[in-house]
RNA sequence: CGAGCAGGCUGGGCAAUCGCGGGCCGUCCUUGAUGGUCCGAGGAAAGUCCGAGCUCCACAGAGCACGGUGCUGGGUAACACCCAGGCGGGGUGACCCGACGGAACAGUGCAACAGAAAGCAGGUCGCCUGAUGGCCCUCGAGGCCCCAGGUAAGAGUGAAACGGUGGUGCAAGAGACCACCAGCGGCCCAGGUGACUGGACCGGCUAGGCAAACCCCACCGGGAGCAAGAUCAAACAGAGGGCGACGCGAUGCAUGCCGCGUCCGGGGUGACUCGCUCCGUAUCCCUCAGGUGGAUCGCCAGAGACGCCAGGCAACUGUCGUCGUAGAGAGAUGAUUGCCGCGAAGCGAGGAGGGAUCCUCGCUUCGUACAGAACUCGGCUUACAGGCCUGGUCGGGCG
RNA sequence: CGGGGCGUGGCGCAGUCCGGUAGCGUGCUUGAAUGGGGUUCAAGAGGUCGACGGUUCGAAUCCGUCCGCCCCGA
Numbered sequence: 001c002g003a004g005c006a007g008g009c010u011g012g013g014c015a016a017u018c019g020c021g022g023g024c025c026g027u028c029c030u031u032g033a034u035g036g037u038c039c040g041a042g043g044a045a046a047g048u049c050c051g052a053g054c055u056c057c058a059c060a061g062a063g064c065a066c067g068g069u070g071c072u073g074g075g076u077a078a079c080a081c082c083c084a085g086g087c088g089g090g091g092u093g094a095c096c097c098g099a100c101g102g103a104a105c106a107g108u109g110c111a112a113c114a115g116a117a118a119g120c121a122g123g124u125c126g127c128c129u130g131a132u133g134g135c136c137c138u139c140g141a142g143g144c145c146c147c148a149g150g151u152a153a154g155a156g157u158g159a160a161a162c163g164g165u166g167g168u169g170c171a172a173g174a175g176a177c178c179a180c181c182a183g184c185g186g187c188c189c190a191g192g193u194g195a196c197u198g199g200a201c202c203g204g205c206u207a208g209g210c211a212a213a214c215c216c217c218a219c220c221g222g223g224a225g226c227a228a229g230a231u232c233a234a235a236c237a238g239a240g241g242g243c244g245a246c247g248c249g250a251u252g253c254a255u256g257c258c259g260c261g262u263c264c265g266g267g268g269u270g271a272c273u274c275g276c277u278c279c280g281u282a283u284c285c286c287u288c289a290g291g292u293g294g295a296u297c298g299c300c301a302g303a304g305a306c307g308c309c310a311g312g313c314a315a316c317u318g319u320c321g322u323c324g325u326a327g328a329g330a331g332a333u334g335a336u337u338g339c340c341g342c343g344a345a346g347c348g349a350g351g352a353g354g355g356a357u358c359c360u361c362g363c364u365u366c367g368u369a370c371a372g373a374a375c376u377c378g379g380c381u382u383a384c385a386g387g388c389c390u391g392g393u394c395g396g397g398c399g
Numbered sequence: 400c401g402g403g404g405c406g407u408g409g410c411g412c413a414g415u416c417c418g419g420u421a422g423c424g425u426g427c428u429u430g431a432a433u434g435g436g437g438u439u440c441a442a443g444a445g446g447u448c449g450a451c452g453g454u455u456c457g458a459a460u461c462c463g464u465c466c467g468c469c470c471c472g473a
Base pairs, nucleotide, nucleotide: 001395002394003393005391006390007389008388009387010386012340013339014338015337016336017335018334020040021039022038023037024036025035026034027033028032042370046381047380049379050378051377052376053375054225055224056223057222066221067220068219069218070217071085072084073083074082075081086100087098088097089096090095101216102215107214108213109210110209119162124155125154126151127150128149129148130147133145134144135143136142163181164180165179166178167177168176182206184203185202186201188199189198190197191196229297230296231295232294238288239287240286241285242284244263245262246261247260248259249258264280265279266278267277268276269275304323305322306321307320309318310317311316341368342367343366344365345364346363347362348361349360350359351358352357400472401471402470403469404468405467406466409425410424411423412422419456427443428442429441430440431439449465450464451463452462453461
């Protein structure tokens, strides 16, 4: 210098004008309007894929069914997440990826097409042996065909054909036998909390694949979701209650009804009393249950963020300190303009270099991402212009 | 905001549970039958099963992520 790997951070800035939501304060003609002041999206607020808090419903206990998770140890409120490790795979490497329990001491199932044969063996071509056979000839220790048998080295089909290499052996061959290697089971020793690793001995010689097929094993799981739910509570409809007391008059048998007077109760006027005036069975009043329109809560201080120290390899945990204002309910966080920053392209000027080319400055044009809270957290996944920082790796050049 | 379902030729649907050659109806094209059309008959074309990964020898089907459409809850 080039290429690549891992981790972390950031996600334009300032100003003006017009607007929007919320808190507090003030004013007014008070369900509202208006003035001032403060605050007002994210790393993913997204997908709703997991796990929880919270709320309501259901529920003796246990089991079955169903669903989920799946190497080991740890972290956590919990998880399918995270950390560390093991094993397997990929990369020259930094490093990355893995739904990674169980397939010979549980059972069932599947494998199209091709191929002779597809799960338990099987034998097409081939190789070899034999015979009483048949045919041919160049008559040979010959060749071909049929039959019976042996074999699985080689060929061929397939994704997959029952260990690999070399040798001995044989009629030809074969773990039939031998050496090494790979793999399996049993048992023992050593290390490790464990997954597992290393080693010794014995065994029979090969056992296939698929469990993101049924299943087995271990562990976990009641259902619904803030439109959950709680409180207050109009109007209409509903249920219950309320027809003041006495006297007089007309009619009438009478309850009732009408009018008048006195008393009683309530309202208005009025500072209050007296007084005056209105009402007292109705188009009214009181009470109740239910909970619609509506209002309030749930609802923003929470498994919170940051920092120091301590423990731990780490994830994370603990003590102490500091910080703190989005919160709607048809749903605010916006629009326009100017300047600056950053990036790309073009033009011009200057500089470095032998050159290719590179650097600096100025001007113009274009671009400046993904996206947007609605109960709240912990994760995962997906989208994302550009920029910055840290630590490894490989290759090349120079000293 | 929350919950559920679906995506297969032009259109409407099977097949997905339990993996093995993608099918049915209608439409389309060509031909026959008719004087012509319809009906009918015969032949044919047309699909990478919404997209991308994974498991598997093999995926429309099993698993994951994303995209689109529809329905329900005051």

Predicted 3D model of RNase P RNA and transfer RNA as a complex of 473 nucleotides. It holds a member of the Rfam family "Bacterial RNase P class A". Rfam classes the family as a ribozyme.